[in-house]
Context: one part of a larger RNA
RNA sequence: UUGGGCAUAAAAGCAUCUGUAGGUGGCUUUUUAAGUCAACCUUCAAAUCCCCGGGCUCAACCCUGGAAAGGGGGUGGAAACUACCAAGAUGGAGUAUGGUGAGGGCAGAGGGAAUUUUCAGUGGAGUGGUGAAAUGCAUAAAGAUCGGAAAGAACACCAACGGCGAAAGCACUCUGCUGGGCCGACACUGACAAUGAGAGAUGAAAGCUAGGGGAGUGAAUAGGAUUAGAGACCCCAAUAGUCCUAGCCAUAAAUGAUAGGUGCUAUGCAUAUCGACCUAUGCAGUGAUGUAACUAACGCGUUAAGUAUCCCACAUGGGGAGUACGUUCGCAAGAAUGAAACUC
Numbered sequence: 001u002u003g004g005g006c007a008u009a010a011a012a013g014c015a016u017c018u019g020u021a022g023g024u025g026g027c028u029u030u031u032u033a034a035g036u037c038a039a040c041c042u043u044c045a046a047a048u049c050c051c052c053g054g055g056c057u058c059a060a061c062c063c064u065g066g067a068a069a070g071g072g073g074g075u076g077g078a079a080a081c082u083a084c085c086a087a088g089a090u091g092g093a094g095u096a097u098g099g100u101g102a103g104g105g106c107a108g109a110g111g112g113a114a115u116u117u118u119c120a121g122u123g124g125a126g127u128g129g130u131g132a133a134a135u136g137c138a139u140a141a142a143g144a145u146c147g148g149a150a151a152g153a154a155c156a157c158c159a160a161c162g163g164c165g166a167a168a169g170c171a172c173u174c175u176g177c178u179g180g181g182c183c184g185a186c187a188c189u190g191a192c193a194a195u196g197a198g199a200g201a202u203g204a205a206a207g208c209u210a211g212g213g214g215a216g217u218g219a220a221u222a223g224g225a226u227u228a229g230a231g232a233c234c235c236c237a238a239u240a241g242u243c244c245u246a247g248c249c250a251u252a253a254a255u256g257a258u259a260g261g262u263g264c265u266a267u268g269c270a271u272a273u274c275g276a277c278c279u280a281u282g283c284a285g286u287g288a289u290g291u292a293a294c295u296a297a298c299g300c301g302u303u304a305a306g307u308a309u310c311c312c313a314c315a316u317g318g319g320g321a322g323u324a325c326g327u328u329c330g331c332a333a334g335a336a337u338g339a340a341a342c343u344c
Stems, first nucleotide, its partner, number of pairs: 005314001008297001013312001015202004022195001024193001027088003032083001034082002036078002039075006050066002053063003092192001093189003097184004104178007111155001115151005121145002126137002163170002207248006216242002221237001223235002260310005273284001294299001317344003326337004
């Protein structure tokens, strides 16, 4: 390199999308003849290898003759396929139109329960916490109870095997702006497509910078317990953080441990969502079984891990090591790229 791989075993699918180059590409007719196919000519020194025969007593060895396959160049042809030229069609793709549903996104406004604090009243000894306790709070009136006020964060029930989004993710209610999907019929464009190295965009939590905010919670820290010890688990406190605005960071068991697109491939059943008037049926999604097939097995099974095809990424024994060095990015933390010696 070919072959063979990438859910788990067992190394390997980029966290997700948009998209440049590239490779790939649906139907019908025509042109050309670059690829392709066949024929002929020429060339690829001799020797060697292979074949028929011959010469050394045989053989090795040597000699005469011959051939194949393949490559390069040329000539005149073929036209199915790829490509090119020209024309056309509508099934892929898209646009417009009519519906439809939703925690999709952004901004603004409003709401109640709970918690904590504070003010006032009632009341008068405990409360809190645990396996049991103690630290803590409390006669300077706590805890409990009732009324008023303030603040910040999160939105019970509905709630689902449910919905939306490319993923991360998205849920109190209303309004405005806005993105995408699905369905229907009739028009329009006429292959405009899928993938996608580089590139760009988005990207939980934690962390960072600046300014706000700070109820609850809570790394660090301190105390009380436990214990042989306890730098922990449990308890009382509590800072950063968690929240908002602006900007960084670019990582997760970022999981379906399964890249994306297209075509084809059992039957029967159950269930839920949505639109098309009901049923039937169909399209689109989401689930649970399960045939064939596949799989080492588990399992998967029209939402494939079946069967074909296109394109991209990735792996090549374990450790050393996602380390060192260099480079790029970053305020930093670090991220990305990424070895070798040695060892088994």
Record summary: Small-subunit ribosomal RNA, central domain from Solanum virginianum, 344 nucleotides, folded computationally. Its mean pLDDT, the model's own confidence on a scale to 100, is 81. Rfam family: Bacterial small subunit ribosomal RNA. Gene Ontology terms of the family: ribosome and structural constituent of ribosome.